[in-house]
RNA sequence: GUUUGCGUAGCUCAGCAGGAUAGAGCGUCCGCCUCCUAAGCGGAAGGUCGCGCGUUCGAAUCGCGUCGCGAACA
Numbered sequence: 001g002u003u004u005g006c007g008u009a010g011c012u013c014a015g016c017a018g019g020a021u022a023g024a025g026c027g028u029c030c031g032c033c034u035c036c037u038a039a040g041c042g043g044a045a046g047g048u049c050g051c052g053c054g055u056u057c058g059a060a061u062c063g064c065g066u067c068g069c070g071a072a073c074a
Base pairs, nucleotide, nucleotide: 001073002072003071004070005069006068007067010026011025012024013023019057028044029043030042031041032040050066051065052064053063054062
């Protein structure tokens, strides 16, 4: 340099043949339980879906560009 995969909550990831409120587990916080802690139970907060532009009535999902990480080839 060319091709290709990945980027979604603090962490690990699902969702990606476009559809209405963006989810799970763990973690964090609050409460219940307990003499206390852990475990268990209930609840809550937390996301511009890497970034920008475009297509569309509608984009995490499609297209283009760009950034980061990895792989193959040169």
A computed fold for a 74-nucleotide RNA from a Lachnospiraceae bacterium, annotated as transfer RNA. It was read from a public genome assembly. Its Rfam family is "tRNA". It is annotated as a transfer RNA.